Record summary:
RNAcentral holds the full RNA, with entries from ENA. Predicted 3D model of a 703-nucleotide part of an RNA (large-subunit ribosomal RNA, domain II) from a bacterium. Its Rfam family is "Bacterial large subunit ribosomal RNA". Gene Ontology terms of the family: ribosome and structural constituent of ribosome.
[in-house]
Context: one part of a larger RNA
RNA sequence: ACCGGCGAGUUAUUUCUGACUAGCAAGUUUAAUUCUGAUAUGAAAGUAUCGGAAGCAGACAUAGGGAAACCAAGUCCGAAUAGGGCGAAUGAGUUAGUCGGAAUAGACCCGAAGCUAAGUGAUCUAUCCAUGGCCAGGAUGAAUCUUGUGUAACAGCAAGAGGAGGUCCGAACUGGUGUAGCUUGAAAACUGCUCGGAUGAGCUGUGGAUAGGAGUGAAAGGCUAAUCAAACUUAGUGAUAGCUGGUUCUACCCGAAAUAGCUAUAGGGCUAGCCUCGGAAGUUUAGUGAUGGGGGUAGAGCACUGGACGAGCUCCUUCCCUGUAAAGGGAGGGAGUUUAACCAAACUCCGAAUACCAUCACUCCAAAUUCCGGGAGUCAGGGGCUGAGGAAUAACCUCCAGUCCCGAGAGGGGAACAACCCAGACCAUCAGCUAAGGUCCCUAAAUGAAAGCUAAGUGGUAAAGGAUGUGAAAUUACUCAGACAGCUAGGAUGUUGGCUUAGAGGCAGCCAUCAUUUAAAGAGUGCGUAACAGCUCACUAAUCGAGUGAUUUCGCGCCUAAAAUUAUCGGGGCUUAAGCUUUCUACCGAAGCUAUGGCUUUCUAUUGCGCUACGGCGCAGUAGGAGGGGUAGGGUAGCAUUCCAAUGGGGUCGAAGUUCUGACGGGAGUCAGGAUGGACCGAUUGGAAGAGAUAAUGCCGGU
Numbered sequence: 001a002c003c004g005g006c007g008a009g010u011u012a013u014u015u016c017u018g019a020c021u022a023g024c025a026a027g028u029u030u031a032a033u034u035c036u037g038a039u040a041u042g043a044a045a046g047u048a049u050c051g052g053a054a055g056c057a058g059a060c061a062u063a064g065g066g067a068a069a070c071c072a073a074g075u076c077c078g079a080a081u082a083g084g085g086c087g088a089a090u091g092a093g094u095u096a097g098u099c100g101g102a103a104u105a106g107a108c109c110c111g112a113a114g115c116u117a118a119g120u121g122a123u124c125u126a127u128c129c130a131u132g133g134c135c136a137g138g139a140u141g142a143a144u145c146u147u148g149u150g151u152a153a154c155a156g157c158a159a160g161a162g163g164a165g166g167u168c169c170g171a172a173c174u175g176g177u178g179u180a181g182c183u184u185g186a187a188a189a190c191u192g193c194u195c196g197g198a199u200g201a202g203c204u205g206u207g208g209a210u211a212g213g214a215g216u217g218a219a220a221g222g223c224u225a226a227u228c229a230a231a232c233u234u235a236g237u238g239a240u241a242g243c244u245g246g247u248u249c250u251a252c253c254c255g256a257a258a259u260a261g262c263u264a265u266a267g268g269g270c271u272a273g274c275c276u277c278g279g280a281a282g283u284u285u286a287g288u289g290a291u292g293g294g295g296g297u298a299g300a301g302c303a304c305u306g307g308a309c310g311a312g313c314u315c316c317u318u319c320c321c322u323g324u325a326a327a328g329g330g331a332g333g334g335a336g337u338u339u340a341a342c343c344a345a346a347c348u349c350c351g352a353a354u355a356c357c358a359u360c361a362c363u364c365c366a367a368a369u370u371c372c373g374g375g376a377g378u379c380a381g382g383g384g385c386u387g388a389g390g391a392a393u394a395a396c397c398u399c400c401a402g403u404c405c406c407g408a409g410a411g412g413g414g415a416a417c418a419a420c421c422c423a424g425a426c427c428a429u430c431a432g433c434u435a436a437g438g439u440c441c442c443u444a445a446a447u448g449a450a451a452g453c454u455a456a457g458u459g460g461u462a463a464a465g466g467a468u469g470u471g472a473a474a475u476u477a478c479u480c481a482g483a484c485a486g487c488u489a490g491g492a493u494g495u496u497g498g499c500u501u502a503g504a505g506g507c508a509g510c511c512a513u514c515a516u517u518u519a520a521a522g523a524g525u526g527c528g529u530a531a532c533a534g535c536u537c538a539c540u541a542a543u544c545g546a547g548u549g550a551u552u553u554c555g556c557g558c559c560u561a562a563a564a565u566u567a568u569c570g571g572g573g574c575u576u577a578a579g580c581u582u583u584c585u586a587c588c589g590a591a592g593c594u595a596u597g598g599c600u601u602u603c604u605a606u607u608g609c610g611c612u613a614c615g616g617c618g619c620a621g622u623a624g625g626a627g628g629g630g631u632a633g634g635g636u637a638g639c640a641u642u643c644c645a646a647u648g649g650g651g652u653c654g655a656a657g658u659u660c661u662g663a664c665g666g667g668a669g670u671c672a673g674g675a676u677g678g679a680c681c682g683a684u685u686g687g688a689a690g691a692g693a694u695a696a697u698g699c700c701g702g703u
Stems, first nucleotide, its partner, number of pairs: 001703006011105003015102010027060003033054009064071002074086004108246002111243001115236006126210009135200001137169003140165001144161006173197003178193004212228001214224003249638006259272005273378002275375007283367001284368001286363008299350001300348002305344003310339013381406007389398002411422003426598004431594003437588003440572003446585001448584006459574001465559002469556010486543001488541003492516003497511003522537001526535002599628013639692001641689007649681002657676008
């Protein structure tokens, strides 16, 4: 891993609550216990099971009110014959059974880390006690002693002897420094090389002591038998788990929530909201129309509160200048006022659309709504669009409101893609029509029609900004008295203007910028020179012969534009398009709609049968209408398994089981036949449950 088996809402109760069924009913009912029948057992006494009868103590109901005494269709508060509260007037209960839920129990199943108690452990390891054992070889050379020398005597010095040391080097022994390997290992801690100690606080054998909140610890929370911030074993024990996982057959009807309030509460709960089932009410609901309402949002406005800007006027005030002063001039600051144009979530003289509330009408075999009662689930939501707040007018961000969708929704489109567009899947069909979106090929359907645009593969990513791209529209200037562009010629004189400067001659800089001759020519547009020179321009004439220049708006393009696959059309490929704009006609295209057949739910009407408390109810059918996506969840009807009772059957002429095939049913499933197998097994009607497994890192077995 696979296969097989096992594996999870159970059981109990003088409890509570509801539904259904049954009995009796203003009543209902017995409990313990006793007697008794049958059966089983036993020698008997007796006991057990299933029935029957008694047992009237009690329980609930029949009357309530009050704390109670107590009173009573009333009673309590109260002084009250007042008023008010709770009651009556308006009678249904009770005893059982089954089922739904609750409570108490392990209470659907598995799962802790842990807590407590009683015990077992020091053959591992920690420390200690007793008694033994072990440490090759080499080096160093303390004290002390002897001799000599030396001293007044000591001291001192030298030589020799000596053999100290938690001394040195280094085996055994012991340790475990670094590194490599190993990491499903040779090994649940090792191996190789290397390294520390190696007469000591040394290592080691044997026997013994100390233990679980305790021991031992040269202290690391270390060690106490591969286990240690409290060992192991058993018990309390099915500890508890607001947490995770799992929870087994079928069909049918309906179908949520991820919100509010409170919570030692925030991933849990309680109540409400939203779902479902039963009962009651019977248009109350919803939509549309009309009428009547309240409002202060969007917008707008500046009348208030504030903000902010230009101009004018007036007043106060600071500095500077002129002036003896008065006064004048200039530059500011503040306040008020007039005028023009503005801004505001916490401004409003104004003020919608929607939404909401009420009344009336219409629609209505539509869709609901409200109340009472049983059962839930939900309390992490998410995305799009619209209106706001927060953030950066960031986020697949966050927090509200409205709405749609996903959640719990399949199908078609969007290349792929929970929530974007279209559209809500009962089943079948080799029938038709459409939606979104498409119609050259992949790929179903137009290489469709008409008129334009684009040349960028723009289409098929992007901004500020930039540009004789190109199309359309408009305004304006010059122009046959000759424009624009080109070409030819001129572009001069006073004068080198003055100043400055080494120089400054149109052209470093400053000032001025006149005049003359002219068709025209600046005291000079740029280049240039040290300064001149030189080349140009403005300006003019001639030549030429028809448009030329400037500005604005709109359409489509261009640049701006650097990243890791070719990789920003799904691809091929596309240029009077297979791109873009506008118009038109066909066609394709979904589980949408239609057609035909079938299943099923429900409503209305109706037929037959049965029951009836005569109000109706149940079953089966017919006609018409409306439904049948679905998670959590509610409700309904069934299938299968094991056992029991009754009835009636099958089986050695072959039961169950296994296996193959066929048929039937909406499904769970059922039936028939063949083979195998070799002894038990179905059916019907009831009853009772150890009653259904692809999942729990499930348990056990096999391979």